RNAcentral holds the sequence, with entries from ENA, Greengenes and SILVA.
Predicted 3D model of a 1364-nucleotide RNA (small-subunit ribosomal RNA) from an uncultured bacterium.
The coordinates come from a structure-prediction model, not an experiment, and the mean pLDDT is 85.
RNA sequence: GAGUUUGAUCCUGGCUCAGCAUGAACGCUGGCGGCGUGCUUAACACAUGCAAGUCGAACGAUUAAACCGGCUUCGGCCGGAUAUAGAGUGGCGAACGGGUGAGUAACACGUGACCAACCUGCCCCCCGCUUCGGGAUAACUGCUGGAAACGGCAGCUAAUACCGGAUACUCCUUCAGCACCGCAUGGUGCUCCAGGGAAAGAUUUAUCGGCGAGGGAUGGGGUCGCGGCCCAUUAGGUUGUUGGUGGGGUAACGGCCUACCAAGCCCGCGAUGGGUAGCCGAGUUGAGAGACUGAUCGGCCACAUUGGGACUGAGAUACGGCCCAGACUCCUACGGGAGGCAGCAGUGGGGAAUUUUGCGCAAUGGGGGAAACCCUGACGCAGCAACGCCGCGUGCGGGAUGACGGCCUUCGGGUUGUAAACCGCUUUCAGCAGGGAAGAAAUUGACGGUACCUGCAGAAGAAGCUCCGGCUAACUACGUGCCAGCAGCCGCGGUAAUACGUAGGGAGCAAGCGUUAUCCGGAUUCAUUGGGCGUAAAGCGCGCGUAGGCGGCCAUGCAAGCAAAACCUCUAAUCCGAGGGCUCAACCCCCGGCCGGGUUUUGAACUGCAUGGCUCGAGUUGGGUAGAGGCAAGCGGAAUUCCCGGUGUAGCGGUGAAAUGCGCAGAUAUCGGGAAGAACACCGAUGGCGAAGGCAGCUUGCUGGGCCUUGACUGACGCUGAGGUGCGAAAGCGUGGGGAGCGAACAGGAUUAGAUACCCUGGUAGUCCACGCCGUAAACGAUGGGCACUAGGUGUGGGGGAGCCUCUCCUCCGUGCCGCAGCUAACGCAUUAAGUGCCCCGCCUGGGGAGUACGGCCCGCAAGGCUAAAACUCAAAGGAAUUGACGGGGACCCGCACAAGCAGCGGAGCAUGUGGCUUAAUUCGAAGCAACGCGAAGAACCUUACCAGGGCUUGACAUGUAGGUGAAGCGGCGGAAACGUCGUGGCCGAGAGGAGCCUAUGCAGGUGGUGCAUGGCUGUCGUCAGCUCGUGUCGUGAGAUGUUGGGUUAAGUCCCGCAACGAGCGCAACCCCUGCCGUAUGUUGCCAGCAUUUAGUUGGGGACUCAUACGGGACUGCCGGCGUCAAGCCGGAGGAAGGUGGGGACGACGUCAAGUCAUCAUGCCCCUUAUGUCCUGGGCUGCACACGUGCUACAAUGGCCGGUACAACGGGCUGCCAACCCGCGAGGGUGAGCGAAUCCCUUAAAACCGGUCCCAGUUCGGAUCGCAGGCUGCAACCCGCCUGCGUGAAGUCGGAGUUGCUAGUAAUCGCGGAUCAGCAUGCCGCGGUGAAUACGUUCCCGGAUCUUGUACACACCGCCCGUC
Repeated sequence: GAGUUUGAUCCUGGCUCAGCAUGAACGCUGGCGGCGUGCUUAACACAUGCAAGUCGAACGAUUAAACCGGCUUCGGCCGGAUAUAGAGUGGCGAACGGGUGAGUAACACGUGACCAACCUGCCCCCCGCUUCGGGAUAACUGCUGGAAACGGCAGCUAAUACCGGAUACUCCUUCAGCACCGCAUGGUGCUCCAGGGAAAGAUUUAUCGGCGAGGGAUGGGGUCGCGGCCCAUUAGGUUGUUGGUGGGGUAACGGCCUACCAAGCCCGCGAUGGGUAGCCGAGUUGAGAGACUGAUCGGCCACAUUGGGACUGAGAUACGGCCCAGACUCCUACGGGAGGCAGCAGUGGGGAAUUUUGCGCAAUGGGGGAAACCCUGACGCAGCAACGCCGCGUGCGGGAUGACGGCCUUCGGGUUGUAAACCGCUUUCAGCAGGGAAGAAAUUGACGGUACCUGCAGAAGAAGCUCCGGCUAACUACGUGCCAGCAGCCGCGGUAAUACGUAGGGAGCAAGCGUUAUCCGGAUUCAUUGGGCGUAAAGCGCGCGUAGGCGGCCAUGCAAGCAAAACCUCUAAUCCGAGGGCUCAACCCCCGGCCGGGUUUUGAACUGCAUGGCUCGAGUUGGGUAGAGGCAAGCGGAAUUCCCGGUGUAGCGGUGAAAUGCGCAGAUAUCGGGAAGAACACCGAUGGCGAAGGCAGCUUGCUGGGCCUUGACUGACGCUGAGGUGCGAAAGCGUGGGGAGCGAACAGGAUUAGAUACCCUGGUAGUCCACGCCGUAAACGAUGGGCACUAGGUGUGGGGGAGCCUCUCCUCCGUGCCGCAGCUAACGCAUUAAGUGCCCCGCCUGGGGAGUACGGCCCGCAAGGCUAAAACUCAAAGGAAUUGACGGGGACCCGCACAAGCAGCGGAGCAUGUGGCUUAAUUCGAAGCAACGCGAAGAACCUUACCAGGGCUUGACAUGUAGGUGAAGCGGCGGAAACGUCGUGGCCGAGAGGAGCCUAUGCAGGUGGUGCAUGGCUGUCGUCAGCUCGUGUCGUGAGAUGUUGGGUUAAGUCCCGCAACGAGCGCAACCCCUGCCGUAUGUUGCCAGCAUUUAGUUGGGGACUCAUACGGGACUGCCGGCGUCAAGCCGGAGGAAGGUGGGGACGACGUCAAGUCAUCAUGCCCCUUAUGUCCUGGGCUGCACACGUGCUACAAUGGCCGGUACAACGGGCUGCCAACCCGCGAGGGUGAGCGAAUCCCUUAAAACCGGUCCCAGUUCGGAUCGCAGGCUGCAACCCGCCUGCGUGAAGUCGGAGUUGCUAGUAAUCGCGGAUCAGCAUGCCGCGGUGAAUACGUUCCCGGAUCUUGUACACACCGCCCGUC
């Protein structure tokens, strides 16, 4: 820096990622070289070999080979010189070098001092000495024990082994004196008395040794200051403990040890205990400060199988020495013995994991020796391992019809890709061959025929790994289908996955690439640099006060802090800067520099310390003052309950409604009297007091604090406050009282699905008092205390002062509100800070687990309090604000939403749709409103998608290509038909050929799936009044403003106001029908007047109706009132019509993954002799049931019969059909007119007039059934409509519930049309007759606006808690 909490936002906050690093490991892969590195685990056990020896110039004895001399029995022997080997005595070394990190929290380490309290072999310098003697002992010889290891006894012998004497100083010890010095004890030097202490020789002419004393160097020992881990859920520890005296011990100080004496010593600045750990130079990371680490290299320490012990020695309490004990392993003759890889290799084991039983002492270094030399798994090299760092290579140039192949594709192409092929060139590295170092001054080279140089051949031998959703560079296809899988976080996968798997392509790094683990970083997420605590985690409930921290003004001194300078130190390596060497680099060499520490000197201010002073901080005294501040005692009235008495009678009480309860044994009510306990109405407040908790009738006493004012006094006496201590609501606990009311628990009654609750009736603890505990609260201003500073305004409580004194002003203290700067994530805070600063304390570090467990202890009688984790789990949990949605929140408004009415539905029968059931099939879809007389404006076949059966397979239909062809059609036969079969039979074109048919092949076809892949169309909220944008402004931002507010409207309609000003989509208007008038035109329309007639029939007429066009008319225009001089509202006039006149068309941004893949279109998937297609028959009409929508009714506002009147919209040639004839009728026959303002459908019906019926299952009602007919049609059995006659069911107005409608509306009456061969109670239209009611907006439903709450945002059909 990024990702991740949200619909979005800001903040808080955690989680995660990108970076670097590693002694690494694992997966895939692997060409070369250089330099490094390589048991982090079992301080587990170890076979085998090697890792420390050397000196014959310290010593005695022995010995092999060659040589010289002598002797010889020719085997050899003796002597000599040279010289070898093993063992021994002796010396030096073995305490170094090498390994490991178990232990250790310590003077172990680092750093700086000190030792006047010490040692130091070998080495260096200087002085002196090196004399005289002695006795042993290993080896060896003999005897002997034992299996062995290893001994025992006797005898012989040497020394630089051992012992004694002498001598000796400046040595050691003791006494005395003097001088000088220092840092306390004291040190140094000199003089002097007494005592004590040395030595070793060898080889041979020059060395090496030996002894004493002093000095140096080196190495070591000891002491101290300072520094570096965790836990207080470890708070007290300690008896040699702390100190002293005497003694001992040590190289040396010291309780190091001992005896006695004293009772100290350490500790909150963390003792003691527990856990963990070798420490450092350094390494990694980081801007730094830091954090983490302590491999390799270097310094120190500790350890050497575990524990203990000493010896030797200059040095050890000794890795490859000794003794003892333990465990383990091995040998054994069972009696005893041996061993210690945390040396180098190596083995087993453990483990994710770590190498060769190599070469050499050539170099460097070490031990011994006079030296030659010997030893050296230190070391130098090589081997193994991509374990790390660094370097190099796997080729370079040209090469486009942009090949083949792969992948994708919109089928055109794109991409792999100059990549390849092909042409030309080069040869690093590796390979082969030749030469061949430095490393050594001379002899001496493990590495090594190595590095390096030269030559040769040939592009030849040499590329992988991870990733491609975002973070994070890189995208497509297929497969898969919440499967398989991925995943660091967020998250992908449920049929179109850039996230899984594969492929193509791409990105990154490269002999490596990824993963895992760990550290630092990012993380300012423990914050010194550099955070916070009103609401996000976080102020102790509140005082007093100890330690500590911090602290006013002036002066002087000191110099601890602080600053500067000088000197010392800070090993080397590392690191940084410069230079040099390997061809570069890594690596190596050289020079310089760096942190920190110490000492000394100097120093202006500040802090500190010391001394002296001051008064403003703080306090004391004097004078006033307000108050529910505290404690104790006393007093008072109202109310409640109880008791007694009177009056009085049937109820009271209680609730939403009731019941339990009380009451005729007299309640409630009421009057009088009495008792008891608790609390104190009004005043009373946004008021007062107190540190907080808290404090309220009145009086008295005692008592704390505050405030104001004014002189004087003290002289910094102050602030805060870890521990500590006190106070501390309510509930609770203990003991004893008290107990009226209230009232946990409990009982009963209700409520309820239940009701261990809410409501009611009772009622115990308790509430009250005294004393003692408890110690917690949303103990809150969710805001620790103190001081100072930083605009104001307005209330209120207490005091003081001034003035022009009913009042106003000034000032101090308290308590509220508003508000500026500033702060804040925002909300908000704002002189009572959450602003600006200083001081002190407390507290926080993701959510859950959990303020829980454990351990406690500390407290408590108990309840419990205080302190306070982890495992595990999540990718968040949160704060504030925003927009919505929601609320059995609020305000305001609207709608046939309610109310007021009218007519219905729900009951009956039937029609129709749906569910269900059934079925071979009862095709499919539609599902709350917004599916259900819906798609379907019309299923007997067809339709038709379903079922059964029978057929076809380039197909019922389209098109391309190739080939063929007396085709299609018609007729006969078979068949249920499709179809099969037989016969007959050609057309256009001059021709080629074409149409048709057949065959083959590309393909057709699908009402198969997905409406959650889609287009289009539609429903719905809703004809609701809303939905947005630009610019500006406000806000960190999401967003807000505008669009809110005051009015008004049907309306975001308009007006006014306003940080907004404008605009768009909606509203309205523009369009159509209808209502009035005018103008024009009159045929098929009309007919007043004039003729004519049965008839507008005809002549005629345009007046009227009507038709068709075009105009006018209505705009709150006029008047009055109301209203803000507005918008507008109310009333009125005029007018056919009045405030959008009535009706229609018209549906904003969007919502419902709403509906439709079966109208159509369409991606993907699926079927292809079938999920396609043809045919016949059946089904979609099935029926115990349930629901929706309708029709007809139940009758008298009616039924029936007769007579008579008045429409409009429409339709008509495969049609409408007049008139006439036949039939009771449906209808039939015949037939004129009309493609229609002409003819027809077409008699409208209700209504009106007259008659009849007389309240009944009827002269209501018509279902159902029987018979007889008619019509359409190929065909009415399943399964059409109509007519006539007969039959005459249910039904007497419909439970809960529910629907429509505000006027030409409801209701009622008929008519027309689409579909259609036929079939209408449905649908779409038309006119006739023609009501009732609306007080009003409390309530139900839906909606709009503002506001409020929210833990909701899939948005209350949400979210979410507990039990099982």